Predicted 3D model of RNase P RNA and transfer RNA as a complex of 417 nucleotides. Rfam match: Bacterial RNase P class A. It is annotated as a ribozyme.
RNA sequence: CGUGACGGUCGCGGCCCGCCUCGGGUGGGUCGAGGAAAGUCCGAGCUCCGCAGGGCAGACUGCCAGGUAACGCCUGGGCGCCGAGAGGCGACGGACAGGGCCACAGAAAACAUACCGCCCGCCUCGGCGGGUAAGGGUGAAAAGGUGGGGUAAGAGCCCACCGCGCGGCUGGCAACAGCCGUGGCACGGCAACCCCCAGUCGGAGCAAGGCCAAAUAGGCGGCGAGGCCCGGCCCGGGCCGUUCGAGCCGCGGGUAGGCCGCUCGAGGUGGCGGGUGACCGCCAUCCCAGACAGAUGACCGUCCGGAGCUUCGGCUCCGAACAGAACUCGGCUUACGGCUC
RNA sequence: GGGCCGUUAGCUCAAUUGGCAGAGCAAGGGACUCUUAAUCCCUAGGUUGGAGGUUCGAUUCCUCCACGGCUCACCA
Numbered sequence: 001c002g003u004g005a006c007g008g009u010c011g012c013g014g015c016c017c018g019c020c021u022c023g024g025g026u027g028g029g030u031c032g033a034g035g036a037a038a039g040u041c042c043g044a045g046c047u048c049c050g051c052a053g054g055g056c057a058g059a060c061u062g063c064c065a066g067g068u069a070a071c072g073c074c075u076g077g078g079c080g081c082c083g084a085g086a087g088g089c090g091a092c093g094g095a096c097a098g099g100g101c102c103a104c105a106g107a108a109a110a111c112a113u114a115c116c117g118c119c120c121g122c123c124u125c126g127g128c129g130g131g132u133a134a135g136g137g138u139g140a141a142a143a144g145g146u147g148g149g150g151u152a153a154g155a156g157c158c159c160a161c162c163g164c165g166c167g168g169c170u171g172g173c174a175a176c177a178g179c180c181g182u183g184g185c186a187c188g189g190c191a192a193c194c195c196c197c198a199g200u201c202g203g204a205g206c207a208a209g210g211c212c213a214a215a216u217a218g219g220c221g222g223c224g225a226g227g228c229c230c231g232g233c234c235c236g237g238g239c240c241g242u243u244c245g246a247g248c249c250g251c252g253g254g255u256a257g258g259c260c261g262c263u264c265g266a267g268g269u270g271g272c273g274g275g276u277g278a279c280c281g282c283c284a285u286c287c288c289a290g291a292c293a294g295a296u297g298a299c300c301g302u303c304c305g306g307a308g309c310u311u312c313g314g315c316u317c318c319g320a321a322c323a324g325a326a327c328u329c330g331g332c333u334u335a336c337g338g339c340u341c
Numbered sequence: 342g343g344g345c346c347g348u349u350a351g352c353u354c355a356a357u358u359g360g361c362a363g364a365g366c367a368a369g370g371g372a373c374u375c376u377u378a379a380u381c382c383c384u385a386g387g388u389u390g391g392a393g394g395u396u397c398g399a400u401u402c403c404u405c406c407a408c409g410g411c412u413c414a415c416c417a
Stems, first nucleotide, its partner, number of pairs: 001338001004303007012032009034322001038333002041331005046205004053235004058201005063077005078092001079090004093196002098194002100190003115136002117132007144162006163185001164183008209260004219251005226240004267286008304319006342416002344411005351366004360397001368384005390406005
């Protein structure tokens, strides 16, 4: 990329029409699984709940811009890493707001420090005092890197380049990049630890929810003065009760049928146009499963695709795998025969 | 269909500011006993369900899978 195309016969399910001996039977027409229907990981529509307004708590997202109904998705760009390259990958805000952690080893794990070494001094000649962070050692990580000057030995101590911080200018919507100046450099890592910053979020889910039918108990025991609706809490609103007992807990019982929601939708296909692209706009055209123990399977023919054989005429075999709708969409992820880069 | 939870030794369970995975029972060996049981001592046994990531370091934090459980006692 893509999960063969068209036609026919039988079987099964939904809808429509006709006929009958209307409980039902029968004939005809039409439609009938997927790229993932899956996992339920995100985002919505829809429905109900205190009409959901505010605060706290909590959860999630995290370079920039765009797309979109929305998103943690997609596209384009920036930066970083990998690769010879084409290209691929990236949970990629903040570690001078604060707290916390960094086991073992090691002198020292972060306002520094001195084990070996190097240098100076002293002496009882292998120790003591001082200087040092270049070299060694430990560790996942050691206090800017390389080179030169300098020094007793050294060190941003000084200088050049690179890196880093700060400021300015230019380009860009922005992320950011380039250039110039400046500071000798003072502050290592972890935010998929708490946290800070910016932003989003009310909760539950079609067994939501509505209607009809059926059934009914206003039963028994215990606790009991404040309790319930109420969703994590508060603000807000409502209801019931304290001799006749609100409410809670336990026991014992009844019903479990039908209809709607239910499939026309941010919809599919084709053309034109805009955009680098995701995507958007206009026009035309199409209707494409709706079951409720749950339907979609088998065979035949032609073509297409693959494999094998070949006397190049053709012949034989296969279409396998993963998987199967259940309110509906947009994504992600996972599973998988085949083809291609 | 939706929703929720769990997986650590053979079994039942622990393990917190992430730092050497433990306990009880069971198993094997030894002691005691005439023998067995009970009791005492010792020992072995782990890819922490799998894969990947964050981190120096993962049972623990994050992601994706696998398996199992909760059905008048999670929801009609």